[in-house]
Context: one part of a larger RNA
RNA sequence: UGACGGGGACCCGCACAAGCGGUGGAGCAUGUGGUUUAAUUCGAAGUAACGCGAAGAACCUUACCUGAUCUUGACAUCCCCCUGACCGGACCGUAAUGGGUUCUUUCCUUCGGGACAGGGGAGACAGGUGGUGCAUGGUUGUCGUCAGCUCGUGUCGUGAGAUGUUGGGUUAAGUCCCGCAACGAGCGCAACCCCUAUCUUCAGUAGCCAGCAUUUUGGAUGGGCACUCUGGAGAGACUGCCAGGGACAACCUGGAGGAAGGUGGGGAUGACGUCAAAUCAUCAUGCCCCUUAUGACCAGGGCUACACACGUGCUACAAUGGCGUAAACAAAGGGAGGCGACCACGUGAGUGUAAGCAAAUCCCAAAAAUAACGUCUCAGUUCGGAUUGUAGUCUGCAACUCGACUACAUGAAGCUGGAAUCGCUAGUAAUCGCGAAUCAGAAUGUCGCGGUGAAUACGUUCCUCGGGUCUUGCACA
Repeated sequence: UGACGGGGACCCGCACAAGCGGUGGAGCAUGUGGUUUAAUUCGAAGUAACGCGAAGAACCUUACCUGAUCUUGACAUCCCCCUGACCGGACCGUAAUGGGUUCUUUCCUUCGGGACAGGGGAGACAGGUGGUGCAUGGUUGUCGUCAGCUCGUGUCGUGAGAUGUUGGGUUAAGUCCCGCAACGAGCGCAACCCCUAUCUUCAGUAGCCAGCAUUUUGGAUGGGCACUCUGGAGAGACUGCCAGGGACAACCUGGAGGAAGGUGGGGAUGACGUCAAAUCAUCAUGCCCCUUAUGACCAGGGCUACACACGUGCUACAAUGGCGUAAACAAAGGGAGGCGACCACGUGAGUGUAAGCAAAUCCCAAAAAUAACGUCUCAGUUCGGAUUGUAGUCUGCAACUCGACUACAUGAAGCUGGAAUCGCUAGUAAUCGCGAAUCAGAAUGUCGCGGUGAAUACGUUCCUCGGGUCUUGCACA
């Protein structure tokens, strides 16, 4: 100087407390461990691995296993020889790739050859999701959006170092003020950026009967940009004003005006560093290793197994509910090998035909919780839907291993969950649907969107977790 303390002082955080809803019990989905297996490819491991890499394993993917096949190779450059191709069509053969036969088929030229492509050959080499993340780059997690981490000059100290950065206040903040052997500065904080909340202005192929006319009653038409909205430009919030407190400071408390008040709400943004943290399987890369195989290619299988254990979720156990009928109100997205209306058929998943739309114009598209009426009356039930049987639909060469969905039948566990444990402070929790990426098909996951919409916070005493500043002790460096 740090680290540490079941030392002290102060402060902060959904850390505790006050509340609301969960997990842990059930069924299923999904990931992991274990076991099994020919293989169940590999990685991730307290927080910070476990719906994680994977924004989507039937084949492919795919790295694994079994079997078959190739050896200058599936891919790149160079050399020599042969051919005129390549593409495309037909046939034989195989589980399939590979293999064999056949038809058709180039350009330029100084005629020497050249370009391009295919085949053959020799070797340099290719190739490796093989090893090492404890050889590395790059990227990422984490402490933590915590308020810290440093430097120059000066001063003090023999020196390591100290000072500044400590102290008194204050703040979300090393934020600011005052003081001070310090004076300044840098990286962080804040601001500058984006979205959102209000208004003005400009512009109207969506919106409006607001005012007029027509009307098939549909903004459908004429007409018009007032309003809504869209998207450009601006305004607006700064402790600016008032009162009190404070040290006449910084700042704090209250008030006015205002759409918004003291960082308005949200996002992006992550200092010096820590964990030999993660990744050689995104990629790149040193060294080591394989080279008729640890490379390449094909078929089938596996990654989907199942006495069990754990994590994360979904659905429930019901009456604040289930079911039925007929009504209402979103936002944000996507669409051409696409979205697909209307109509017809089907109980349905869907099918047939096909309009419109490269989309503020058409389509996906029905929002659902909600409200109204009816029914059920506390039961393993008109709760719950697992499992199973049969019949189907769709995608796709192909749904057996191993897809999703539909109809009918079946109707399991489950009556609110032990010890323990998690999230959340406001348009939040809870609850309700909608969309997108990936994608032929395949979400209860992920990322977004809106609808309805709470309770509680006395407070920091204590238990406990994490962090910051000062100080003290010291068996540590």
Small-subunit ribosomal RNA, 3' major domain from an uncultured bacterium, 477 nucleotides, folded computationally. Its mean pLDDT, the model's own confidence on a scale to 100, is 81. The full RNA is in RNAcentral, with records from ENA, Greengenes and SILVA. It matches the Rfam family "Bacterial small subunit ribosomal RNA". Gene Ontology terms of the family: ribosome and structural constituent of ribosome.